Model confidence (mean pLDDT): 85 of 100. The part of an RNA shown here (small-subunit ribosomal RNA, central domain) has 351 nucleotides and comes from an uncultured Candidatus Saccharibacteria bacterium. Its Rfam family is "Bacterial small subunit ribosomal RNA". Its family is annotated with ribosome and structural constituent of ribosome in the Gene Ontology.

[in-house]
Context: one part of a larger RNA
RNA sequence: UUGGGCGUAAAGCGUUUGUAGGCGGACUGUCAAGUUUCCUGUUAAAUUUCUAGGGCUUAACCUUAGAAGUGCCGGAAAAACUGGCAGACUAGAGGACGUUAGAGGUUAGCGGAACGGUCGGUGUAGGGGUGAAAUCCGUUGAUAUCGACCGGAACACCAAAAGCGAAGGCAGCUAACUGGGGCGAUCCUGACGCUGAGAAACGAAGGCGUGGGGAGAGAACGAGAUUAGAUACCUCGGUAUUCCACGCUGUAAACGAUGGAUACUAGCUUCUUGAAGUGUCGACCCUUCAAGUGGCGAAGCUAACGCGUUAAGUAUCCCGCCUGGGAAGUACGGCCGCAAGGCUAAAACUC
Numbered sequence: 001u002u003g004g005g006c007g008u009a010a011a012g013c014g015u016u017u018g019u020a021g022g023c024g025g026a027c028u029g030u031c032a033a034g035u036u037u038c039c040u041g042u043u044a045a046a047u048u049u050c051u052a053g054g055g056c057u058u059a060a061c062c063u064u065a066g067a068a069g070u071g072c073c074g075g076a077a078a079a080a081c082u083g084g085c086a087g088a089c090u091a092g093a094g095g096a097c098g099u100u101a102g103a104g105g106u107u108a109g110c111g112g113a114a115c116g117g118u119c120g121g122u123g124u125a126g127g128g129g130u131g132a133a134a135u136c137c138g139u140u141g142a143u144a145u146c147g148a149c150c151g152g153a154a155c156a157c158c159a160a161a162a163g164c165g166a167a168g169g170c171a172g173c174u175a176a177c178u179g180g181g182g183c184g185a186u187c188c189u190g191a192c193g194c195u196g197a198g199a200a201a202c203g204a205a206g207g208c209g210u211g212g213g214g215a216g217a218g219a220a221c222g223a224g225a226u227u228a229g230a231u232a233c234c235u236c237g238g239u240a241u242u243c244c245a246c247g248c249u250g251u252a253a254a255c256g257a258u259g260g261a262u263a264c265u266a267g268c269u270u271c272u273u274g275a276a277g278u279g280u281c282g283a284c285c286c287u288u289c290a291a292g293u294g295g296c297g298a299a300g301c302u303a304a305c306g307c308g309u310u311a312a313g314u315a316u317c318c319c320g321c322c323u324g325g326g327a328a329g330u331a332c333g334g335c336c337g338c339a340a341g342g343c344u345a346a347a348a349c350u351c
Base pairs, nucleotide, nucleotide: 004322005321006320007305008304012319014202015201016200017199021195022194023193025089027087028086029085030084031083033082034081035078036077037076038075039074041072042071048068049067050066051065052064053063054062055061092192093189094188095187096186097184098183099182100181104178105177106176107175108174109173110172111155115151116150117149118148119147120146121145122144126137127136163170164169206249207248208247209246210245211244212243216242217241221237222236223235224234259318260317261316262315263314264313267296268295269294271292272291273290274289275288276287277286279284300307301306324351325350326349333344334343335342336341
């Protein structure tokens, strides 16, 4: 290795791009590297196995002769498969043309509600908060109410089991720039493909650096309560933070706890987008097809739960990962980082 696994038991890298490598559609010709067959040589002796003998009373054991032997060098042959070369193909892949949906991204401008503040008017003794209170605010005029102005952050309804994006994620409106996708009939290229060790890019929240900004919320902190205590839950305040620009950090229950690609294997039903067709003045409805997104389920699978054409079914290819619990995702070393820390990653010991 033949011959295990990875939704929940240990195990899918957070995601993508892509180098090496591995694997790869259908046809013809050719070569003969792999492959297959045959032959020569070699494969020391001993050992092992087989055949025929011999020696210990037999056997094991020892011994004589012969044979076998995988592999390797060389030669001859075959040409299906893999591979190389040449030519030609269009079903994979890509492009052109037309059309189409979308919170996909970046930047700028604009808008209303709410909230806080400042100023002014009205107005007077309370307001606020809670289970109940108090801290707190208020006669230097609060709360309430009306008007004007300023400020920052987030965008009610629409809104959905909806949509878009590789993932993280994305939602007021408008404009500019820009990425990807779907569908349609024809044309073009002609296997250009799949995966992907290293590597690179992106990567919520939080944190860090520099400079801005700061309404609301609010770690830490202060105070009031509660309580046996209350370093909490509740209340009143409140700094960092939350916001912007640039740079860093690189982690999450980064989850579908389910890697990617391709093919095959019953259906019913919801929603989204596009196309064709029938009907209709039209909106729209119905039928079919394609792409997506949910629910339920045949076969099958699964320890069960459940999964079930969006597979956890049936197969192939490539990558990643697992091997009892704890010690430990730690120590040490290395690399990265301003730091916090991240990545890589043990053992003693113990059950």